[in-house]
Molecule: SAM riboswitch aptamer (S box leader)
Organism: Ignavibacteriaceae bacterium
Order: sequence, then C1' cells, then structure tokens
RNA sequence: CUCUUAUCGAGAAAGGUUGAGGGAACAGGCCCUAUGAAAACCUUAGCAACCAUCACGCUCGUCGUGAAUUUUGGUGCUACUUCCUGCCCGUUCCGGGUUAUUCCGGAAAUUGUGGAAAGAUGAGAA
Repeated sequence: CUCUUAUCGAGAAAGGUUGAGGGAACAGGCCCUAUGAAAACCUUAGCAACCAUCACGCUCGUCGUGAAUUUUGGUGCUACUUCCUGCCCGUUCCGGGUUAUUCCGGAAAUUGUGGAAAGAUGAGAA
C1' cells in the first nucleotide's frame, strides 16, 4: 500500500523547543491561531476499552455478556458530530406548467437517529 470486518453526536492536555499556519485531500462555509497555530521532538498527565487478560453463558463461534486495568501487556485518542455541506433518497420551502394530490426546475451548510462515497482507528488476511 491492498482486501475483509467493527466502531466513529460520549470521554480526556498542560509545559518546553520552534515560529505561521491549522481543522485528511479539492471547492464552499464556519471556526482555531503572535494572549503563539499545526506538525515534529522532549517532559509530565489524562481518556476510552479495540486487541490481549479474567469471569460467566450458550446455539461452541472469527460468538455473546460482564469485570478489572489508565500501562511495569499492544495500539489509539485528548477544539468544534469524522467541524459542516458536496452524491443518492426523503423532508420542507420557492418558482413555473397543469383538470390534478401529478410534472419540471431551484434552494437548504441548525432538514434527517437515512444511505453511499471518502477518511480515521482497532482487529484479521494476502
């Protein structure tokens, strides 16, 4: 890097070095930022419970439920929903045509416990 699968509206950050950008990428929006951004490195702290661990259950599995641990088990994470919108469907509204509840076009970024795509993280596979 590719594939499969689960989760993604919860939770938790300060200091130092550095010095202008950053919130994955593109466009738009909205935010953060010299009262010092992000990434990186260093220090210390915290959050969760994916794997691992332990217990229980059954339909015995790549299963389910629960517990403990905040690392002296492996990862991850610590502004904003994955910050929001983009594609599809639905909803609402606007405009036009029509006998019509039908048809056509457009808007929404505080429409909706929707879906897809993309992405992030874990586990597994090649």